[in-house]
RNA sequence: CUUUAAGUAACGGGAGAGACCAUUUAGGCGCCGAAGGAGCAACCACCCCGGAAACUCUCAGGCAAAAGGACCGUUACCGUAAU
Numbered sequence: 001c002u003u004u005a006a007g008u009a010a011c012g013g014g015a016g017a018g019a020c021c022a023u024u025u026a027g028g029c030g031c032c033g034a035a036g037g038a039g040c041a042a043c044c045a046c047c048c049c050g051g052a053a054a055c056u057c058u059c060a061g062g063c064a065a066a067a068g069g070a071c072c073g074u075u076a077c078c079g080u081a082a083u
Base pairs, nucleotide, nucleotide: 002082003081007077008076009075010074011073012072013071018029020028021027030063031062032061036059037057038056039055043051044050
């Protein structure tokens, strides 16, 4: 110099499901799965300690817009590793 893991920041994209009933901030019925959380498990590792989904549950959260949003992309910074 080149490539590159992780991380941080900015920007862009980003689904589902009642603008329900009630009427006062209480309550009732229905629903969603993509913050977080829990469970099962393919699989990885295996000496020990373990890891593990967008599947399942729906505790939490959510069901006009806005906000939030797993995840994806771009740029910058930092910087692991390889050459």
Molecule: Glycine riboswitch aptamer
Organism: uncultured Pelagibacteraceae bacterium